Predicted 3D model of a 498-nucleotide part of an RNA (small-subunit ribosomal RNA, 5' domain) from a Eubacteriales bacterium.
[in-house]
Context: one part of a larger RNA
RNA sequence: GGAUGAACGCUGGCGGCGUGCAUAACACAUUCAAGUCGAACGGAGUGUAGAAAUACACUUAGUGGCGGACGGGUGAGUAACGCGUGAGCAACCUGCCUGCAAGAGGGGAACAACAGCCGGAAACAGCUGCUAAUACCGCAUAAGACAUGACUGUCGCAUGGCAGAGAUGUCAAAGAAGCAAUUCGCUUGCAGAUGGGCUCGCGUCCGAUUAGUUAGAUGGUGAGGUAACGGCUCACCAUGACAGCGAUCGGUAGCCGGACUGAGAGGUUGAACGGCCACAUUGGAACUGAGAUACGGUCCAGACUCCUACGGGAGGCAGCAGUGGGGAAUAUUGGGCAAUGGGCGAAAGCCUGACCCAGCGACGCCGCGUGAAGGAAGAAGGUCUUCGGAUUGUAAACUUCUUUUAUUGGGGACGAAUAGAUGACGGUACCCAAUGAAUAAGCCACGGCUAACUACGUGCCAGCAGCCGCGGUAAUACGUAGGUGGCGAGCGUUAUCC
Numbered sequence: 001g002g003a004u005g006a007a008c009g010c011u012g013g014c015g016g017c018g019u020g021c022a023u024a025a026c027a028c029a030u031u032c033a034a035g036u037c038g039a040a041c042g043g044a045g046u047g048u049a050g051a052a053a054u055a056c057a058c059u060u061a062g063u064g065g066c067g068g069a070c071g072g073g074u075g076a077g078u079a080a081c082g083c084g085u086g087a088g089c090a091a092c093c094u095g096c097c098u099g100c101a102a103g104a105g106g107g108g109a110a111c112a113a114c115a116g117c118c119g120g121a122a123a124c125a126g127c128u129g130c131u132a133a134u135a136c137c138g139c140a141u142a143a144g145a146c147a148u149g150a151c152u153g154u155c156g157c158a159u160g161g162c163a164g165a166g167a168u169g170u171c172a173a174a175g176a177a178g179c180a181a182u183u184c185g186c187u188u189g190c191a192g193a194u195g196g197g198c199u200c201g202c203g204u205c206c207g208a209u210u211a212g213u214u215a216g217a218u219g220g221u222g223a224g225g226u227a228a229c230g231g232c233u234c235a236c237c238a239u240g241a242c243a244g245c246g247a248u249c250g251g252u253a254g255c256c257g258g259a260c261u262g263a264g265a266g267g268u269u270g271a272a273c274g275g276c277c278a279c280a281u282u283g284g285a286a287c288u289g290a291g292a293u294a295c296g297g298u299c300c301a302g303a304c305u306c307c308u309a310c311g312g313g314a315g316g317c318a319g320c321a322g323u324g325g326g327g328a329a330u331a332u333u334g335g336g337c338a339a340u341g342g343g344c345g346a347a348a349g350c351c352u353g354a355c356c357c358a359g360c361g362a363c364g365c366c367g368c369g370u371g372a373a374g375g376a377a378g379a380a381g382g383u384c385u386u387c388g389g390a391u392u393g394u395a396a397a398c399u400u401c402u403u404u405u406a407u408u409g410g411g412g413a414c415g416a417a418u419a420g421a422u423g424a425c426g427g428u429a430c431c432c433a434a435u436g437a438a439u440a441a442g443c444c445a446c447g448g449c450u451a452a453c454u455a456c457g458u459g460c461c462a463g464c465a466g467c468c469g470c471g472g473u474a475a476u477a478c479g480u481a482g483g484u485g486g487c488g489a490g491c492g493u494u495a496u497c498c
Base pairs, nucleotide, nucleotide: 001498002497003496004495006494007493008492009491010490013368014367015366016365017364018363019361020360021326026324027323028322030321032319035066036065037064040063041062043060044059045058046057047056048055049054073279074278075277082204083203084202085201086200087199088198089197092196093195097192098191099190100189101188102187103186105139107137108136114129115128116127117126119124145170146169147168148167151164152163153162154161155160175184176183177182205251206250207249212242213241214240217239218238219237220236221235222234223233224232254276255275256274257273258269259268260267261266281302282301283300284299285298304315305314306313307312332358334357335356336355340354341352342351343350344349371401372400373399374398381392382391383390384389406435407434408433409432410431411430415425442487443486444485445484446483447468448467449466453482454481455480456479457478463470464469
């Protein structure tokens, strides 16, 4: 000198764009943050029409489907194939989506809701009975699917891969809407796309005042398990494996694209934005599912908080706001789904604290303003003075202008994709007019480094200080004043990095 998610002191006019718990992964009151589908299903309720049967419309607890594995948060753990980069899988999976080839025949038995009974303070159960389905279960159909055991050809990268003909066995389905056409679905298979899983080469902080470490440990055979390879797990067998090219142990730490700095090499860093990973009160476990070992799912245990009729129950903000606490320190219990995107739905639409906006903070960057021109009797006042004057100083007054900004009034968007309708922001931005210099300047320094000097006060006191050092009666170094220098809505100080 540059930089910062900064803080503190003094000061503070406006706008745009960003950014804002770095500390206690401390505890959390309250609202909201994941629902949706009645065009899968049977009911129930309400309304309308009707004398009624019934019909239509709306709402929805339940069964069922899809989604709650995305999006959002945090960085505790992790020195690891976690991440980065480059390869590999002849060892793998992939809902929704796309293309292609086929199919959808015929039956059955239940369980919620509901009704009745009944336990409990509650949370929530229990018993009996009835019922529907795209819920569940057999049967048929059966391949280029799967399994079994052989054959041929061809290729390769060791196990082997691919193709072909044939044999035996096994496995499927669901309907809905519509007058209809048809559309949306359903089942099987092949392929694609997307997303994931696994393996390997190389790279990835400090400590030797850590030198030996290891028993599923290293390998083999067999079996189990997995989507899949594998000590992944198990039985048996062998005794290996790693390590001075730093094993093990201890400490620290999420990694990267990037960011800051520097001429570069390098050093430091990983806020915001993007990719990956890990976690969701602590520890453990599986279920469901295409996908989780699941932040707002389940179960168990622990700590904590709350309710209780003492028998038993409920909860998890490292989602958005917000509260207490900690701290030098970090915001609103705001508006809207108008846009972008996501979930569901045939659609209308519903949901969306993702997101878009607004609010607060000079926290940062950028831009603008606080007036412009003229004006010497060099006014008054202040300060210094050798008392002559010098300086503040064209500065002010005064004259002539301007109106950025401000205030008031009027008009008024783009963002909306459209034939029409649809804007939270927002009567905002912007435009026009009026008023009137009107509403708007501070902070630090002035001994040298380092741009900028005098007076008074103080008297090794009070104090200053980044280093050298100032202060003990003439202090340009302390304090005040005048003047001057620097920067300017900021200026200084502190902390950290280069």

Its Rfam family is "Bacterial small subunit ribosomal RNA". Model confidence (mean pLDDT): 85 of 100. The organism belongs to Eubacteriales, within Bacteria.